[in-house]
Molecule: c-di-GMP-I riboswitch aptamer
Organism: Frankiaceae bacterium
RNA sequence: ACACGACAAAGGCACACCGUGCGCGAGCACGGGCCGCAAAGGCACGGGACUGACGCUGCACCCGCAGCGGCCAGUCAGCCGACCCGCCGAA
Repeated sequence: ACACGACAAAGGCACACCGUGCGCGAGCACGGGCCGCAAAGGCACGGGACUGACGCUGCACCCGCAGCGGCCAGUCAGCCGACCCGCCGAA
């Protein structure tokens, strides 16, 4: 330096859920919480999931509901991969 990751040390993050606020929504911010995490740090580039609108089909035939689709606009980095940066050091 590269790989690797321990019942190591030091420190870090924070699921579900709850409160307040924002957003049509997915979801987000802050506080609590503490399921888990060696990148659960950054980044929507590829795949994926989800939301809104739209289109098609079916149902309903008043509002609407469900399934499917891709040229739209978004969300998710704690779904996977790529890229960037980083703490520690047993085997």